[in-house]
Transfer RNA from Hadarchaeaceae archaeon (SeqCode), 75 nucleotides, folded computationally.
The RNAcentral record of the sequence draws on ENA and MGnify.
It matches the Rfam family "tRNA". It is annotated as a transfer RNA. About the family: Transfer RNA (tRNA) molecules are approximately 80 nucleotides in length.
């Protein structure tokens, strides 16, 4: 420096152009003496920045940031 993968609620993963999904985690309720388990409800992210394409982009193209691999260069 270059090729490849990947950045989506706290955490960990899905989503291949049409209202962003699920499992722990967390809140509330029911049940208990009571705690867990279990059963039910619910908060919580616009998806790394930024710009294009599109009627519409998490998704598709540019450019940048990070990380993870592998190769290449200096010493």
């Nucleotide at each position: 420096g270059g090729g490849c993968c990947g950045g989506u609620g706290g955490c960990g993963a899905a989503g291949u152009g049409g209202u962003a999904u699920c499992g722990c985690g967390c809140u509330c309720g029911c049940u208990u003496c009571g705690c867990a388990a279990g059963c039910g409800a619910g908060a919580g992210g616009g998806c790394g920045c930024g710009g294009g394409u599109u009627c519409g982009a998490g998704u598709c193209c540019c450019g940048c940031c990070c990380g993870g691999u592998c190769c290449a260069c200096c010493a």